[in-house]
RNA sequence: AUGACAGCAAGGGGAGAGACUGCAGACAGUACUUGUACUAGAAUGUGGCGCCGAAGGAGCAAGCGGGAAGAACCGUGAAUCUCUCAGGCAAAAAGACUCUUGCUCGACG
Numbered sequence: 001a002u003g004a005c006a007g008c009a010a011g012g013g014g015a016g017a018g019a020c021u022g023c024a025g026a027c028a029g030u031a032c033u034u035g036u037a038c039u040a041g042a043a044u045g046u047g048g049c050g051c052c053g054a055a056g057g058a059g060c061a062a063g064c065g066g067g068a069a070g071a072a073c074c075g076u077g078a079a080u081c082u083c084u085c086a087g088g089c090a091a092a093a094a095g096a097c098u099c100u101u102g103c104u105c106g107a108c109g
Stems, first nucleotide, its partner, number of pairs: 002109001006104008018049001020048005028039005050089003056085001057083003063076004
C1' cells in the first nucleotide's frame, strides 16, 4: 500500500394477509318544534369473526459439555422453521433480508 470479516450512516429494492363488520365519532346536509330528530360519516377509539409473518418476542434439532461407561436427566444450542404475545391485513408508515456509496476497524497474503 491492498483491504476479508464486522460495525455505523445515507439512499434504493423489499412479501404476505378482510379498503370485513357492530358501536361511538369532527365537519356537513335535511326537516322544522331553533333545539330536537334523521341522513351521512374522516382521523381515531373500542368490540366481533376471519387471516398474515419478514420489526421485536418466544420455542426447538444435530452437535458439544455434564452424568464413571450407557440410559434417564440437566446445560448450551440456528433460522426465512414453528408459535403468534406484540405487530400487521387499500394507500401511507413499518418491514427480515439485500444492493450501492461513504466512514471506522484491520484478517490473509

The prediction has a mean pLDDT of 83. A computed fold for a 109-nucleotide RNA from Bacillus litorisediminis, annotated as Glycine riboswitch aptamer. Rfam family: Glycine riboswitch aptamer. Rfam describes the family as follows. This family represents the bacterial glycine riboswitch. Gene Ontology term of the family: glycine biosynthetic process. NCBI's taxonomy places the organism under Bacteria, Bacillati, Bacilli, Bacillaceae, Bacillus. Of the family's consensus pairs, 91% are formed in the model.